A computed fold for a 74-nucleotide RNA from Thermoleophilia bacterium UBA6103, annotated as transfer RNA.

């Protein structure tokens, strides 16, 4: 330099044929339980869906460019 893949909550990951409200577990906080802690249970908090554009009535999802990361080729 070229090709392919990937980027969603602090972490690990879902997200259907594009369909209107973006979710789970863990972590954090509060509470229940306990003599107490852990475990368990309930609740709460937490998001620029990598960035910039485009298509569309509507984009996490489709298209283009860029950036980071991974793999392969040279």
């Nucleotide at each position: 330099g070229g090709g392919c893949g990937u980027a969603u909550a602090g972490c690990u990951c879902a997200g259907u044929u594009g369909g209107u409200u973006a979710g789970a577990g863990c972590a954090g906080c509060c509470g229940a339980c306990u003599c107490a802690u852990a475990a368990u249970c309930g609740g709460c908090c937490g998001g620029u869906c990598g960035c910039a554009g485009g298509u569309u009535c509507g984009a996490g999802u489709c298209c283009u460019g860029c950036u980071g990361c991974g793999c392969c080729c040279a």